Description
Predicted 3D model of a 350-nucleotide part of an RNA (small-subunit ribosomal RNA, central domain) from an uncultured organism. Rfam family: Bacterial small subunit ribosomal RNA.

[in-house]
Context: one part of a larger RNA
RNA sequence: UUGGGCGUAAAGGGUGCGUAGGCGGCGCGGAAAGUCCGGUGUGAAAUCUGGGGGCUCAACCCUCAAAUCGCACUAGAUACUCCCGCGCUAGAGGACUGGAGAGGAGACUGGAAUUCACGGUGUAGCAGUGAAAUGCGUUGAUAUCGAGAGGAAGACCAGCGGCGAAGGCGAGUCUCUGGACAGUUCCUGACGCUGAGGCACGAAGGCUGGGGGAGCGAACAGGAUUAGAUACCCUGGUAGUCCCAGCAGUAAACGGUGCACGCUUGGUGUGGGCGGUUUCGACCCCGUCCGUGCCGGAGCUAACGUGUUAAGCGUGCCGCCUGGGGAGUACGGCCGCAAGGCUAAAACCU
Repeated sequence: UUGGGCGUAAAGGGUGCGUAGGCGGCGCGGAAAGUCCGGUGUGAAAUCUGGGGGCUCAACCCUCAAAUCGCACUAGAUACUCCCGCGCUAGAGGACUGGAGAGGAGACUGGAAUUCACGGUGUAGCAGUGAAAUGCGUUGAUAUCGAGAGGAAGACCAGCGGCGAAGGCGAGUCUCUGGACAGUUCCUGACGCUGAGGCACGAAGGCUGGGGGAGCGAACAGGAUUAGAUACCCUGGUAGUCCCAGCAGUAAACGGUGCACGCUUGGUGUGGGCGGUUUCGACCCCGUCCGUGCCGGAGCUAACGUGUUAAGCGUGCCGCCUGGGGAGUACGGCCGCAAGGCUAAAACCU
């Protein structure tokens, strides 16, 4: 290879775009490469298989047949696949109209709170804990009032709510900008799906250069606790956390569930749109499309569970798994400033 699998047993790539490749809607016509059928040639002999025969049998040998599962040439068939041509609109895309949204980027603005500096009032404590102490305070703290500086984060609204491919996104306004959805069925006419490589994006932490630094806070220092306490608790506190430019490329990057399409009983919430009913207009109600939850049927499942947002029934394509440890390690290669990342074994033990 065949076969079986990937929610939790080993196994879905972090996510997208997309190259090659694989796969691909309906009708008609053509051609006939795949496919099917016939013919001819060839497919040495021996061997194998079947019939018959010869050594007393057998092994062995002789003879006839079959087989040689193949190749080439050639006459046909045309359902399916491929190819060529013409056409179609149900897939896909476009146009127009419309509303929703923490989708992305930049700029600007505002308020609460913490901290700090200044001024007023005011006096002996404050802070902290299980209890304390370190710490702060008569050079006037804490508390309180006024006015100011600066950084970060966005209470309530807030929802099992929304948006985004994922990571993720939450004060307000403006500018630029991506996507989705619904309605109309106007246009194109299969333009599609997937996607090895590749490219791009990618939380936190980390790295380089420059800025910024309120609060928090690895490291670190001190105070406690303790047998010890390189911790948990407390007082401080540097990187960092923030911004700009670049690098890095990981995660329990999780729905632990790849993407796309079709089909298959229901109930009940909720977000967005449209239609109907009703109304002065709406709400409610009914229908429908898209999203997001809960509960459950058949089916599936080892069970748990899942169940039209499938883990059901199918198709296409990609990725991945093959006992545990050694090990996501060594070596090599590629990438990186480094940290390290990606790829990825074996001996040996069991």